[in-house]
RNA sequence: UAAGUAGAACAAAUGAUCGCGGCUGCGGCCUUUGCGGGCUGCAGGUGAGGAAAGUCCGGGCUUCACAGGGCAGGAUGCCGGAUAACGUCCGGUGGAGGCGACUCCAAGGAUAGUGCAACAGAGAGAUACCGCCGCGGCAUCCGGCAUCGCCGGAUGUCCGGUAAGGGUGGAAAGGCAGUGUAAGAGACUACCGUCCGGCUGGCAACAGACGGAGCCAUGUAAACCCCAUCCGAAGCAAGACCAAAUAGAAAGCAACAGGCCGGCCCGGUCUGCUUUCAGGUAGGUCGCUAGAGAUUGCCGGCGACGGCAAUUCCAGAUAGAUGAUCAUUCACGACAUAACCCGGCUUAUCGUUCUGCUUAGUAU
Numbered sequence: 001u002a003a004g005u006a007g008a009a010c011a012a013a014u015g016a017u018c019g020c021g022g023c024u025g026c027g028g029c030c031u032u033u034g035c036g037g038g039c040u041g042c043a044g045g046u047g048a049g050g051a052a053a054g055u056c057c058g059g060g061c062u063u064c065a066c067a068g069g070g071c072a073g074g075a076u077g078c079c080g081g082a083u084a085a086c087g088u089c090c091g092g093u094g095g096a097g098g099c100g101a102c103u104c105c106a107a108g109g110a111u112a113g114u115g116c117a118a119c120a121g122a123g124a125g126a127u128a129c130c131g132c133c134g135c136g137g138c139a140u141c142c143g144g145c146a147u148c149g150c151c152g153g154a155u156g157u158c159c160g161g162u163a164a165g166g167g168u169g170g171a172a173a174g175g176c177a178g179u180g181u182a183a184g185a186g187a188c189u190a191c192c193g194u195c196c197g198g199c200u201g202g203c204a205a206c207a208g209a210c211g212g213a214g215c216c217a218u219g220u221a222a223a224c225c226c227c228a229u230c231c232g233a234a235g236c237a238a239g240a241c242c243a244a245a246u247a248g249a250a251a252g253c254a255a256c257a258g259g260c261c262g263g264c265c266c267g268g269u270c271u272g273c274u275u276u277c278a279g280g281u282a283g284g285u286c287g288c289u290a291g292a293g294a295u296u297g298c299c300g301g302c303g304a305c306g307g308c309a310a311u312u313c314c315a316g317a318u319a320g321a322u323g324a325u326c327a328u329u330c331a332c333g334a335c336a337u338a339a340c341c342c343g344g345c346u347u348a349u350c351g352u353u354c355u356g357c358u359u360a361g362u363a364u
Base pairs, nucleotide, nucleotide: 001360002359003358004357005356006355007354008353009352010351012329013328014327015326016325017324018323020047021046023044024043025042026041027040028039029038030037031036049335053346054345056344057343058342059341060340061235062234063233064232073231074230075229076228077227078092079091080090081089082088093107094105095104096103097102108226109225113224114223115220116219117218129166130165131162132161133160134159136158137157138156139155140154141153142152143151144150145149174192175191177189178188179187193215194213195212196211197210199208200207201206239286240285241284242283248277249276250275251274252273253272257271258270259269260268261267293312294311295310296309297308298307299306300305330333
C1' cells in the first nucleotide's frame, strides 16, 4: 500500500423565529365555606431510537387459579459458567469451511417400535450385468500317443466359485499395501479407522498413549417416536381507587295530596320527600416511569459478569407532543417515530470515524 477479518462510536452541523406535550416558578379570570379545581398568559428548563420495528423468547408487575401427583400440549437438548430469567451471552470440547485472522453447527437416542429413500443400477436390511477362475459335465474342432481309448489345447453351452477390477449411484459389507489363492476374499499380517477395556490428564464435554476384538452391517429423529430437563392461565384495554346517572335495599317524615283494600272510619299499602347503604355507567385519579437506572473511577474475573465509591435524573401523552420556516456550511443526509418496564434475538439501514488482528507486495 492492497485485500480481508473481528469489534466499537456517531446517525448532517450551527444559529434565529414560530408552534406543540410534560415539569417548575410568577400572574390573570372563573368556581369553592375552605382545601382545592378549571381555563389562560409570561419566564425557565426539558422532550424518541440503534434499532423506539417484528412481537420471536425470558423476567418484573397485575388479576385469577393452585395440597400433592399424573395425562395432554409446548419448548429445549455436547460440557462448564454468567444471570432475576432465557431458546440469550461467555469460556471450552467435538465437527465443518478458510493459506490465515476468523466464521458456522438444533451437537441426546437409528440393537424400543413405525415410516420414507425419487432416478439410475444386476443388486440398496442387497446382487452377479461385464469381467476373473474352476484340480466340474456335455458338444465340436485341432494336435500328440501305446488308436472302440487316453493326454493336452481352443471355442460354445450348462453347473459352480469369486466380489479384487469395470459400470450405476449421495451411499454397494471399513481404507490402503502385502501374504495367500484356480481366481479371490479380514482368510491372514502391518499401518490408519471403528468398537471394547482399564490407565494418565481434565470439574466436565473430551483428549492421549497402551492392550484387546478381524469388525453382523445404509441414511433420515428441524419424520412420527423414545429419553432427560423446564413450563399454571391471561395480559397495562392487566388491574386498584373515587364516582354524576339509572335499576336496588333500609330507616325516617307528615302540616297532606292521590290510587287500591267494592260505601264510611281505623288500619295497611303504592306513588311522594329526606338520610344512609349497596352498586357501578359517563367522567376522573393512580398504575406511569428513580430503575435488575445512567455516567465516571477503582477492584475481582481469560470472559460473560460481579463488587465498591462518587456524581446524576434522562419523554410520560390518552386521540395521543418532538414539527415548520429562514440563513450559513458540508461528504447533501439511510432505516425508521416511545405508549407499563427491563434483558435478549431477528430484521431494516445513506454513510463517517477509530481500534485489534491476518494475508500478500514493496522499502529500510

A computed fold for a 364-nucleotide RNA from a Lachnospiraceae bacterium, annotated as Bacterial RNase P class A.
Of the family's consensus pairs, 95% are formed in the model.
It is recorded under the gene name rnpB.
RNAcentral holds the sequence, with entries from ENA.
The prediction has a mean pLDDT of 76.
Its Rfam family is "Bacterial RNase P class A". Rfam classes the family as a ribozyme. From the family's description: Ribonuclease P (RNase P) is a ubiquitous endoribonuclease, found in archaea, bacteria and eukarya as well as chloroplasts and mitochondria.